Transfer RNA from Candidatus Vidania fulgoroideorum, 72 nucleotides, folded computationally. NCBI's taxonomy places the organism under Bacteria, Pseudomonadati, Pseudomonadota, Betaproteobacteria, Candidatus Vidania. It matches the Rfam family "tRNA". Its family is annotated with triplet codon-amino acid adaptor activity in the Gene Ontology. The family's RNA type in Rfam is transfer RNA. The coordinates come from a structure-prediction model, not an experiment, and the mean pLDDT is 82.
[in-house]
RNA sequence: AAGCAUUUAGCUCAAUGGUAGAGCAUCGUUUUUACAUAGCGAAAGUUGUAGGUUCAAAUCCUACAAUGCUUA
Numbered sequence: 001a002a003g004c005a006u007u008u009a010g011c012u013c014a015a016u017g018g019u020a021g022a023g024c025a026u027c028g029u030u031u032u033u034a035c036a037u038a039g040c041g042a043a044a045g046u047u048g049u050a051g052g053u054u055c056a057a058a059u060c061c062u063a064c065a066a067u068g069c070u071u072a
Base pairs, nucleotide, nucleotide: 001071002070003069004068005067006066007065010024011023012022013021018055026042027041028040029039030038048064049063050062051061052060
């Protein structure tokens, strides 16, 4: 320098252009003498950044950034 892949909740990951979800973790509550387990509930996201297409974008397009791999 070039190519490819990835970027979504604290962590690990989903989501066929049509309301952004799950597990673990956290908090509250029930159960227990207490802890653990279990049940119920809550909070936690400008979907890496900036633009474009579209009635509508995590998703399609462009540029940039970060990380990893490969080639020179």